[in-house]
Context: one part of a larger RNA
RNA sequence: CUCAGGAGAAGGAACUCGGCAAAUUAAUACCGUAACUUUGGGAUAAGGUAUACCAAUUUAUUUUGGUCUCAGUAAAAUGGCAGCUGCGACUGUUUAUUAAAAACACAGCACUCUGCAAACAUGUAAAUGGAAGUAUAGGGUGUGACGCCUGCCCAGUGCUGAAAGAUUAAAUUUGUAAGUUAACGCUUAUAUGUUAAGUCUCAGUAAACGGCGGCCGUAACUAUAACGGUCCUAAGGUAGCGAAAUUCCUUGUCGGGUAAGUUCCGACCCGCACGAAUGGCGUAACGAUGGCUGCACUGUCUCCUCCUGAGGCUCA
Numbered sequence: 001c002u003c004a005g006g007a008g009a010a011g012g013a014a015c016u017c018g019g020c021a022a023a024u025u026a027a028u029a030c031c032g033u034a035a036c037u038u039u040g041g042g043a044u045a046a047g048g049u050a051u052a053c054c055a056a057u058u059u060a061u062u063u064u065g066g067u068c069u070c071a072g073u074a075a076a077a078u079g080g081c082a083g084c085u086g087c088g089a090c091u092g093u094u095u096a097u098u099a100a101a102a103a104c105a106c107a108g109c110a111c112u113c114u115g116c117a118a119a120c121a122u123g124u125a126a127a128u129g130g131a132a133g134u135a136u137a138g139g140g141u142g143u144g145a146c147g148c149c150u151g152c153c154c155a156g157u158g159c160u161g162a163a164a165g166a167u168u169a170a171a172u173u174u175g176u177a178a179g180u181u182a183a184c185g186c187u188u189a190u191a192u193g194u195u196a197a198g199u200c201u202c203a204g205u206a207a208a209c210g211g212c213g214g215c216c217g218u219a220a221c222u223a224u225a226a227c228g229g230u231c232c233u234a235a236g237g238u239a240g241c242g243a244a245a246u247u248c249c250u251u252g253u254c255g256g257g258u259a260a261g262u263u264c265c266g267a268c269c270c271g272c273a274c275g276a277a278u279g280g281c282g283u284a285a286c287g288a289u290g291g292c293u294g295c296a297c298u299g300u301c302u303c304c305u306c307c308u309g310a311g312g313c314u315c316a
Base pairs, nucleotide, nucleotide: 001311002310003309004308005307006306007305008304010302011301014300019297027051028050029049030048031047036041038145052067053066054065055064056063068072080295081294082293083292084291085290086289087287088286092104093103108143109142110141111140112139113138114137120129121128122127146282147281148280149279151212152211153210156209157208158205159204160203161202162201165200166199167198171194172193174191175190176189177188178187179186180185213231214230215229216228217227240274241271252268253267254266255265256264
């Protein structure tokens, strides 16, 4: 010096991307326990008191008296706590070997297909699964507990349905022409009539794929524009939320917290480029989850020191 442990004056996060690591807390009994809440929880919330041994006593871990220590959960084992907020409801699952998460799943919700020799899947097929099930069943897709909700657009692309018309293949009808044949015929070319699904057409459908505007003017200071005009569109973004896991400008502006805050919390709204099951907004509980703060605690630090063990190194 490296590794693994132990102790530390005064201070106590000044360390650092970040309290990472370490320390604190801890057992049992009793007292006591907030916001919020889905009334179950939150909760071991928080916070406090006691604890050994001897004698007597008691239903009792109770009560009274006594004894010793620096110390009686005397060792070991054994939660640090609280506040604000994002995301995901939750328990669960995952990148065996750099990612455990906000990703996946989930119960619940919705759409859609399927009448049974079901749809669908595997297989060339036989067949098998679905299912020894039968629409309260099974398959597919999306969303993701719960609460309040889920706006407008069917022009485009899909899907479903409709059938009047248009178009269209092989085939087939009726002619003509050419080749060939003794003939019947055969082949080829061309014209014409009939004719399917599909396509065109018409309608429905967005918890189908998806989409959800410009410009100009206007109010007794200024500013702003409830209001008006005009162009375009299938329709012009409703509720709610909003510098957000989304905000470029941006460390936006204001308020809070700090002596000092690009983070954080609460507002504002000028949303570059939120927005309603590619779900919107809330939400108790939960989380080896992200951000911020306080108390306690500490060698993280000011600023390092000592001790124990192992390795290394030097010498023999």